[in-house]
């Protein structure tokens, strides 16, 4: 990298660095940002996929020491395919993250 599943309206920030952009790509919009954003470092925390509990397996519940993740707004909103006469509204598709298998 690429395969299958499974989630994505909830929920967690303070310090130091660093300097100009930044919210995944198109476009429209909105928003965060020199009162330092976005990234990094510590630190602290959120969640519970893996994990522990746990035992032949499988649930459900508990639980967080370790693996990952996450900690501005719904994956920030709409559009672009499909279902719907539209609208709402669902899916599909990207796209993130787990965990599997290569």
């Nucleotide at each position: 990298g690429a395969u299958u599943u499974a989630u994505a309206a909830a929920g967690a920030a303070g310090c130091g660095g660093c300097g100009a952009g930044a919210g995944a790509u198109u476009a429209g919009g909105c928003u965060c940002a020199g009162a330092g954003a976005c990234c990094c470092g510590c630190u602290g925390g959120c969640a519970a996929c893996c994990c522990u509990u746990a035992a032949a397996a499988a649930a459900a519940g508990a639980g967080a020491a370790g693996g990952u993740g996450c900690c501005a707004a719904u994956a920030c909103c709409u559009a672009g395919c499909c279902c719907g006469u539209a609208a709402a509204g669902g899916g599909a598709g990207c796209u993130a993250u787990a965990a599997u298998u290569u």
RNAcentral holds the sequence, with entries from Rfam.
Predicted 3D model of a 102-nucleotide RNA (SAM riboswitch aptamer (S box leader)) from Pelobium manganitolerans.
Lineage of the source: Bacteria > Pseudomonadati > Bacteroidota > Sphingobacteriales > Pelobium.
The coordinates come from a structure-prediction model, not an experiment, and the mean pLDDT is 83.
Its Rfam family is "SAM riboswitch aptamer (S box leader)". Rfam describes the family as follows. The SAM riboswitch is found upstream of a number of genes which code for proteins involved in methionine or cysteine biosynthesis in Gram-positive bacteria.